About this RNA: Transfer RNA from a Patescibacteria group bacterium, 84 nucleotides, folded computationally. The sequence was found in a public genome assembly. Its Rfam family is "tRNA". It is annotated as a transfer RNA. Rfam's curators write: Transfer RNA (tRNA) molecules are approximately 80 nucleotides in length.
[in-house]
């Protein structure tokens, strides 16, 4: 240098064929059970504005295509395999 995978909340990890992004787990908090711990059950958990109702942004960065893009299409970054 060429080819190939892969990048999604704190972390793993879904999103079906382009049509609600974050299900599920773990992990945190706060509660319940214990005498008191663990286990174990419950609520809540991505970022902003708002007293609230709400409303807007968020898939690794920048564009592109559509009525809509995690999802297709260009360039680039980082990871990791290959080839030479």
């Nucleotide at each position: 240098g060429c080819c190939g995978a892969a990048g999604u909340g704190g972390c793993g990890a879904a999103a079906c064929u382009g049509g609600u992004a974050g299900a599920c787990g773990c992990g945190u908090a706060c509660g319940g059970c214990u005498u008191a711990g663990a286990a174990c059950c419950g609520u809540a958990u991505g970022c902003c504005a708002g007293c609230a109702a709400u409303g807007g942004c968020u898939u690794g960065u920048g564009g592109g295509u559509u009525c809509g893009a995690g999802u297709c299409c260009c360039a680039c970054c980082u990871u990791c395999g290959g080839c030479a």